[in-house]
């Protein structure tokens, strides 16, 4: 220079005018008052006011409630090891597996020798598997002068050839009548050892001709975890209605009822519980932002992180605010012009590129809190910027 692979930042700045909106200070209006106060409206000054995904509700939790929330069984969910985390299905690091020429990506990554079950179609045959073309032996008929060729039976084979996603481990050498792990070398598989590593695992040697695959994102076995529901969760005040009708059990800790689905087992329960029917209210304030917050230094650590140390308070509506307009700067992009500058090409007329600079146009994407936080997945116009690969050419 040019193709790429992996992080990180950021989501335009600045000013002016006009507006909404929360909190803090100060005043000033209006109604009401048991004169302590309440309620509503306004103005002035100062601080603030939408995301990297807010989204999706897919996972974890805080916090709230089910009086306390226990064993078990079903059930869900995860699945290689080792570490972080409040905690996960996240996230760092290695293993192995596969892809890629790297740098790197990606993984539903225990177990098939505990059992069942599947492998359509094609194929001869799809796991107690098999002989469709073919190969060799020996007999037999025809036909040939022979050599031999065609075809039947009768043995022997799975090394060629065919189908398929996958056919008795591969690939060579030898050896058979033809042929096979019949042998033999690597490979690949079982077994026993050494060593190295916390460990998943790796490396080695020695033996064994060696169990006929693959499939648990089937069913199941294994081994860890797992109480539910949710901010419309909940907590208070204030009003209103019909504290109404009807069965059913019972007044003995039993009847009835919670605790996810069962069981145990607990608890709550007495002029009571349960269940259906009707009614009446849905209004006010709280929860609603100081937090597993964020910035920042230093220390350990590969690294996710963790400790220590300083510093900040950055939105809190309630149907639902955070917005318009104008101007210059900056970013993307297009088109023109430059007595020019860089490359390549060329019939030396020229032509294309790139890189500044000036003028004139157009863009600027996905998109909005609603109780909060920590992941993952999903969209998306750009800039900047670290760190590695892999090609060419240069010193």
């Nucleotide at each position: 220079g040019u193709a790429g692979a992996g992080g990180g930042a950021u989501a335009g700045a600045c000013g002016a005018c006009c507006g909404c909106u929360g909190c803090g200070u100060u005043g000033c209006c209006g109604c009401u008052u048991u004169c302590g106060g309440g309620c509503g409206g306004g103005g002035a000054c100062g601080g603030g006011g939408a995301g990297g995904a807010a989204a999706g509700u897919c996972c974890g939790a805080a916090c709230u409630c089910c009086a306390g929330a226990g064993g078990g069984c079903a059930g869900u969910g995860c699945g290689c090891c080792g570490g972080g985390u409040a905690a996960c299905c996240c996230c760092c690091g290695g293993u192995c597996a596969g892809g890629g020429u790297g740098a790197c990506c990606u993984g539903a990554a225990g177990g098939a020798a505990a059992g069942u079950g599947g492998c359509a179609c094609a194929g001869a045959a799809a796991a107690u598997a098999u002989a469709c073309c073919g190969c060799c032996u020996g007999u037999c008929u025809a036909c040939g002068c022979g050599a031999g060729u065609a075809g039947g039976c009768a043995g022997g084979u799975a090394a060629g050839g065919g189908u398929g996603a996958a056919a008795a481990g591969g690939u060579g050498c030898g050896g058979u009548a033809a042929g096979a792990g019949c042998g033999c070398a690597c490979c690949g598989c079982g077994u026993u050892c050494g060593c190295c590593g916390u460990a998943a695992g790796g490396c080695g040697a020695a033996u064994g001709g060696c169990a006929g695959g693959c499939u648990a994102a089937a069913c199941c076995c294994c081994g860890c975890a797992c109480g539910g529901a949710g901010c419309a969760a909940g907590a208070c005040c204030a009003a209103a209605u019909a504290g109404g009708g009807a069965g059913g059990c019972g007044c003995u800790g039993u009847a009835g009822g919670g605790c996810a689905g069962c069981c145990c087992g607990u608890c709550c329960g007495a002029a009571g519980c349960c269940u259906c029917c009707g009614g009446g209210u849905a209004g006010g304030u709280c929860g609603c932002u100081g937090g597993a917050u964020c910035c920042u230094g230093u220390c350990a650590g590969u690294g996710a992180u963790g400790a220590c140390g300083g510093g900040a308070c950055u939105a809190g509506a309630g149907g639902a605010a955070u917005g318009g307009u104008c101007g210059u700067c900056g970013c993307c992009u297009g088109g023109u012009c430059g007595c020019g500058g860089u490359c390549c090409c060329u019939c030396u007329g020229g032509g294309g590129u790139c890189a500044c600079g000036g003028c004139c146009g157009g863009g600027a994407a996905c998109a909005g809190a609603a109780u909060u936080c920590g992941g993952c997945u999903u969209a998306u116009c750009g800039u900047c910027u670290c760190u590695c690969u892999g090609c060419g050419g240069c010193g």
Predicted 3D model of a 395-nucleotide RNA (Bacterial RNase P class A) from Acidobacteria bacterium UBA2994. Taxonomically the source falls in Acidobacteriota (Bacteria, Pseudomonadati). Rfam family: Bacterial RNase P class A. By type it is a ribozyme. Gene Ontology terms of the family: ribonuclease P activity, dimeric ribonuclease P complex and tRNA processing. Model confidence (mean pLDDT): 76 of 100.